This is a predicted structure of a 73-nucleotide RNA (transfer RNA) from a Candidatus Moraniibacteriota bacterium. The coordinates come from a structure-prediction model, not an experiment, and the mean pLDDT is 81. Its Rfam family is "tRNA". By type it is a transfer RNA. The RNAcentral record of the sequence draws on ENA.

[in-house]
RNA sequence: GCCUGGGUAGCUCAGUUGGUAGAGCACAUCCAUGGUAAGGAUGAGGUCACCGGUUCAAUCCCGGUCUCAGGCU
Numbered sequence: 001g002c003c004u005g006g007g008u009a010g011c012u013c014a015g016u017u018g019g020u021a022g023a024g025c026a027c028a029u030c031c032a033u034g035g036u037a038a039g040g041a042u043g044a045g046g047u048c049a050c051c052g053g054u055u056c057a058a059u060c061c062c063g064g065u066c067u068c069a070g071g072c073u
Base pairs, nucleotide, nucleotide: 001072002071003070004069005068006067007066010025011024012023013022019056027043028042029041030040031039049065050064051063052062053061
C1' cells in the first nucleotide's frame, strides 16, 4: 500500500432486504430474610464511531474519514 470483518447501554453482544433499538451481566429502588447471598418486581442508562449523500423517513443503503482485528505484498 491492498483486501476482509468489526465499531450499538458501564461490559459482552443481538437486531431489521428503511418506519421512533433490545437481551444477559452490572447499577438504583422496592419486595422478601433475624441478617447476608441467591431470588422476584420496577426503573434509569444509547447523538447506533464521525462527516456527507439518497429517501417522506437511515443503526440499516451509498461515498469518505477515524479506530480495532485478521490476511496479502